[in-house]
Context: one part of a larger RNA
RNA sequence: CUCGCGACUAGACGGAAAGACCCCAUGGAGCUUUACUGCAGCUUAAUGUUGAAUUUCGGUAUUUCAUGUACAGGAUAGGUGGGAGACAGGGAACCAUAGGCGUCAGCUUAUGGGGAGUCGACCUUGGGAUACCACUCUUGAGGUGCUGGAAUUCUAACCUGUGGCUCUGAAUCGAGUCAGGGGACAUUGUUAGGCGGGCAGUUUGACUGGGGCGGUCGCCUCCAAAAAGGUAACGGAGGUGCUCAAAGGUUCGCUCAGCAUGGAUGGAAACCAUGCUUUUGAGUGUAAACGCAAAAGCGAGCCUAACUGCGAGACUGACGGGUCGAGCAGUAACGAAAGUUGGAGUUAGUGAUCCGGCGGUAUGUGAGUGGAAAUGCCGUCGCUCAACGGAUAAAGGCUACCCUGGGGAUAACAGGCUGAUCUCCCCCAAGAGUCCACAUCGACGGGGAGGUUUGGCACCUCGAUGUCGGCUCAUCGCAUCCCGGGGCUGAAUUCGGUCCCAAGGGUUUGGCUGUUCGCCAAUUAAAGCGGUACGCGAGCUGGGUUCAGAACGUCGUGAGACAGUUCGGUCCCUAUCUGUCGUGGG
Numbered sequence: 001c002u003c004g005c006g007a008c009u010a011g012a013c014g015g016a017a018a019g020a021c022c023c024c025a026u027g028g029a030g031c032u033u034u035a036c037u038g039c040a041g042c043u044u045a046a047u048g049u050u051g052a053a054u055u056u057c058g059g060u061a062u063u064u065c066a067u068g069u070a071c072a073g074g075a076u077a078g079g080u081g082g083g084a085g086a087c088a089g090g091g092a093a094c095c096a097u098a099g100g101c102g103u104c105a106g107c108u109u110a111u112g113g114g115g116a117g118u119c120g121a122c123c124u125u126g127g128g129a130u131a132c133c134a135c136u137c138u139u140g141a142g143g144u145g146c147u148g149g150a151a152u153u154c155u156a157a158c159c160u161g162u163g164g165c166u167c168u169g170a171a172u173c174g175a176g177u178c179a180g181g182g183g184a185c186a187u188u189g190u191u192a193g194g195c196g197g198g199c200a201g202u203u204u205g206a207c208u209g210g211g212g213c214g215g216u217c218g219c220c221u222c223c224a225a226a227a228a229g230g231u232a233a234c235g236g237a238g239g240u241g242c243u244c245a246a247a248g249g250u251u252c253g254c255u256c257a258g259c260a261u262g263g264a265u266g267g268a269a270a271c272c273a274u275g276c277u278u279u280u281g282a283g284u285g286u287a288a289a290c291g292c293a294a295a296a297g298c299g300a301g302c303c304u305a306a307c308u309g310c311g312a313g314a315c316u317g318a319c320g321g322g323u324c325g326a327g328c329a330g331u332a333a334c335g336a337a338a339g340u341u342g343g344a345g346u347u348a349g350u351g352a353u354c355c356g357g358c359g360g361u362a363u364g365u366g367a368g369u370g371g372a373a374a375u376g377c378c379g380u381c382g383c384u385c386a387a388c389g390g391a392u393a394a395a396g397g398c399u400a401c402c403c404u405g406g407g408g409a410u411a412a413c414a415g416g417c418u419g420a421u422c423u424c425c426c427c428c429a430a431g432a433g434u435c436c437a438c439a440u441c442g443a444c445g446g447g448g449a450g451g452u453u454u455g456g457c458a459c460c461u462c463g464a465u466g467u468c469g470g471c472u473c474a475u476c477g478c479a480u481c482c483c484g485g486g487g488c489u490g491a492a493u494u495c496g497g498u499c500c501c502a503a504g505g506g507u508u509u510g511g512c513u514g515u516u517c518g519c520c521a522a523u524u525a526a527a528g529c530g531g532u533a534c535g536c537g538a539g540c541u542g543g544g545u546u547c548a549g550a551a552c553g554u555c556g557u558g559a560g561a562c563a564g565u566u567c568g569g570u571c572c573c574u575a576u577c578u579g580u581c582g583u584g585g586g
Base pairs, nucleotide, nucleotide: 001586002585003584004583005582006581007580008579010578011577012576014573015572022407023406024405025404027403028402029399030398031397032396035202036201037200038199039198041195042194043193044192045191046190047189048188051154052153053152054151055150056149057148058147059146060145061144062143063142064141065140066139068137078136079135080134081133082132085119086118087117094113095112096111097110098109099108100107101106158182159181160180162179163178164177165176166175167174205217206216207215214234218240219239220238221237222236223235241388242285243344244343248303249302250301251300252299253298254297256281258276259275260274261273262272263271283292284291286349288347289346290345307330308329309328310327313324314323315322316321319389332341333340334339355382356381357380358379359378360377361376364375365374414461415459416457417456418455420454422450423449424448425447426446427445431441432440468543469541470540471539473535474532475531476530477529478528481506482505483504484501485500486499487498488497489496508522509521510520511519512518549567550566551565552564553562554561555560
């Protein structure tokens, strides 16, 4: 060097299982509820099955009758119209008894007697005779028709887990029959209201330096934005979801703010006067930017163009759309006129489509035809559809019982980059050190190194890179704990302090805790700090963390949840290659 054999497992991000953690999917399932929408079920009512009678209370229509004092006034005048006569031996006035109404004045009904008159036009009143007739209002009584409620009773529907008899012979089933009990209730059909996770189908947004929590989601202004336009971030600042009948149109006119001086109350600032200077520092309904003094700012007069029908041509958007616009026709306002005016100094003040309401249009359509209904067209109204290009008229949660498809497009471990934080070193030297910055310590600041902390980023890995601690076995660095050699010392000696060189060797045993760490005890020359996938689970363990069971506290209506606690809880691999050890042949 080569080929074996026997071993060991550090590596082959070893094998096994399209990661169970995490995120995503307009994926699924189970569970929950005061999510949404339904369905059973329960309940209530009406009605059918469903009949009879009595009593009682209503509604309505018709008929008869009664009923109506505000004041003035012979007095209980309902209203309107007609109207000078009406009623009366088929019995008037009046009297008696009984009843009704009553505001106690009276009105009225029935019966008996009675026997021939009674009432009206006249006076008071807005209104004139219940003298008479017609219609009618309020309230009430009676009759009749229709209809409704309540209560009670009945029996013939209907019910009967009641008794007897027959079929039938043993029978608690059935049928029939006789009787009993209940009874138009119950049962049941239909319709409607309510309750209704008992059950079902679903929903439960996106952005996001992982996800959740928080925040945000449309529009306007500025910066970022790199001198055309445009341009992102959970970048930095602010506004907006209106307002105004004048704050609009036009014609005419005016000039603001500030400062100085003077002036009763009057002051730093109120108002008046004078002056100064600057193109503007004021003002502009409302944020900012850009404008604006021939004013777009501030007033006054007259008005309504805050118009109708259009629109050459442009700008800007993926599109939907947004914006500007000379000019033409009509009708107006202001102005002497030329002219100006289709809202507001400009840029925010908003919402597609469907559906529905209202107004208009009839020369659009009109289900055989004619109409109509309906619809179209024009105008207008109804959305914090604010998740603001708006999935539906209508929707919350839990999952550790979980599942599927995917992702290293995205988190937790480890690695990588970075090095804010961390550890260590250095510079300057105010000061402490009796004096003296530098024996020693070193503020305020400054510069680095390292890659052991906590982080940031999300670059390999989610068709799997097993995660804390312990055990075993280690190996390396030196910023050295001990043993070694030195310098300085505020080093007399002993013991020390600090710095330099040095990695050869060494660096304990116990108690508590799953602990690393730490505290304690006893030793020791010393009981070092770190790297090695926080070394090492195809070497061991499995106490912790981190599945399924269960409990406590807390939170939640609940299902359930908790870097809160507690008891319990399957650790697979026969070594092909590299590597290592032992051994043998050539």

Source information:
RNAcentral holds the full RNA, with entries from SILVA. Predicted 3D model of a 586-nucleotide part of an RNA (large-subunit ribosomal RNA, domain V) from a metagenome. The coordinates come from a structure-prediction model, not an experiment, and the mean pLDDT is 82.